[in-house]
RNA sequence: CGGAGUAUGGCGCAGCUCGGUAGCGCGCACCGUUCGGGACGGUGAGGUCGGCGGUUCAAAUCCGCCUACUCCGA
Numbered sequence: 001c002g003g004a005g006u007a008u009g010g011c012g013c014a015g016c017u018c019g020g021u022a023g024c025g026c027g028c029a030c031c032g033u034u035c036g037g038g039a040c041g042g043u044g045a046g047g048u049c050g051g052c053g054g055u056u057c058a059a060a061u062c063c064g065c066c067u068a069c070u071c072c073g074a
Stems, first nucleotide, its partner, number of pairs: 001073007010026004020057001028044005050066005
């Protein structure tokens, strides 16, 4: 320098194909259970989806550019 992939709560991931309420597991807080803890059960908080623009009534999703990381090639 060229090509490909990844970026979504604290962590690991799904959702993108086919635009239409942002989800799952773990973790965290509270409650129940227990003498207490763990385990189990219930409830809840926590995200403006890497950044900036564009298209659209509507963008995590489509388009362009940029950033970080990984892989391949030179």